[in-house]
RNA sequence: GCCGAUGUAGCUCAACUGGUGAGAGCGCACGACUCAUAAUCGUGAGGUUACAAGUUCAAGUCUUGUCAUCGGCA
Numbered sequence: 001g002c003c004g005a006u007g008u009a010g011c012u013c014a015a016c017u018g019g020u021g022a023g024a025g026c027g028c029a030c031g032a033c034u035c036a037u038a039a040u041c042g043u044g045a046g047g048u049u050a051c052a053a054g055u056u057c058a059a060g061u062c063u064u065g066u067c068a069u070c071g072g073c074a
Stems, first nucleotide, its partner, number of pairs: 001073007010026004019057001028044005050066005
């Protein structure tokens, strides 16, 4: 340099060929339980879906560019 894949919560991942308040588990905060801790149960917070633009009534999802990571070729 060329080709391909992947970027969604602090971490690991969903969201089924675009469709309507973006979720789950773990973690975190608070509460319940306990003499206390752990475990368990409940509630809650936490997101510009990498960035920018385009298409559409509607984009995490489609298109283009950029960036990052990984893999292959040279």
The prediction has a mean pLDDT of 83. This is a predicted structure of a 74-nucleotide RNA (transfer RNA) from an Aggregatilineales bacterium. NCBI's taxonomy places the organism under Bacteria, Bacillati, Chloroflexota, Anaerolineae, Aggregatilineales. Its Rfam family is "tRNA". The family's RNA type in Rfam is transfer RNA.